[in-house]
Molecule: c-di-GMP-I riboswitch aptamer
Organism: Desulfosarcina ovata subsp. ovata
RNA sequence: GCUCGAAAAAGGCAAAACAUCCGAAAGGAUGCGACGCAAAGCCAACGGCCUGAACCCGGGAUUCCGGGUAUGGCGGCAGGGCUGCCGAG
Numbered sequence: 001g002c003u004c005g006a007a008a009a010a011g012g013c014a015a016a017a018c019a020u021c022c023g024a025a026a027g028g029a030u031g032c033g034a035c036g037c038a039a040a041g042c043c044a045a046c047g048g049c050c051u052g053a054a055c056c057c058g059g060g061a062u063u064c065c066g067g068g069u070a071u072g073g074c075g076g077c078a079g080g081g082c083u084g085c086c087g088a089g
């Protein structure tokens, strides 16, 4: 340096649920909590997925209905980029 994660050690992260707060929503933050994770560390301009406030179009007629759209999100959806602990070969 590369490949790998069977056993071991030191440690790390933390799903759902619940509480409070933020948000139009999706979702997020904190606490609690562990389902899991060898990158479940960081990034996000690609694909995928979620939402549709504002905007656009159509209808209706104040306030409503339908459709489109990310500038909003997810990263614990796959792939990619950067970095990294321990061990084995």
Base pairs, nucleotide, nucleotide: 002089003088004087005086012037013036018031019030020029021028022027035076041082042081043080047077048074049073050072055068056067057066058065059064